[in-house]
């Protein structure tokens, strides 16, 4: 420097204090949080992850056909995951070579299911998964 693989660890935060009410961390006032990569430092710019999910494959169980091998159907578990579905939100001014990222100001957004009252913050899937990050060491030259 090039190329193919392996292992380990890490990898998401948040309603204080009040109002109404039989009942609300869900409504109202107010408070508070912000994954990963890129780029002048980003919840809002570009992209990724997380959600749902047809189909397919394998295993187990049940039923039917069958001498048997096996075949078909159903249920369930695991893996995979369609040019499949879903996928939110920012402007103004200043500095500067460069910033919708910094500073000042004013705004906005937030999966699915649950609940004796409507949820970014409670409960749950989740001691899960993942974008990715750090490191280890092997072989070959």
């Nucleotide at each position: 420097a090039u190329g193919a693989a392996c292992c380990u660890u890490c990898g998401g935060g948040g309603c204080a204090g009040g109002g109404u009410g039989c009942a609300a961390u869900u409504c109202c006032c107010g408070a508070u949080c912000g994954g990963c990569g890129g780029u002048a430092c980003a919840g809002c710019c570009c992209g990724c992850g997380a959600g749902c999910a047809a189909g397919u494959a394998u295993g187990a169980c049940c039923g039917a056909c069958u001498c048997a091998a096996g075949u078909c159907g159903g249920u369930u578990a695991u893996a995979u995951g369609a040019c499949g579905c879903a996928u939110g939100a920012u402007c103004c001014g200043g500095u500067g070579c460069a910033a919708c990222u910094c500073c000042g100001g004013a705004g906005c957004c937030g999966a699915c299911a649950g609940u004796a009252a409507c949820a970014g913050u409670c409960u749950g899937g989740a001691u899960a998964g993942a974008a990715g990050a750090a490191g280890g060491a092997u072989a070959c030259c």
Molecule: FMN riboswitch aptamer (RFN element)
Organism: Anaerolineaceae bacterium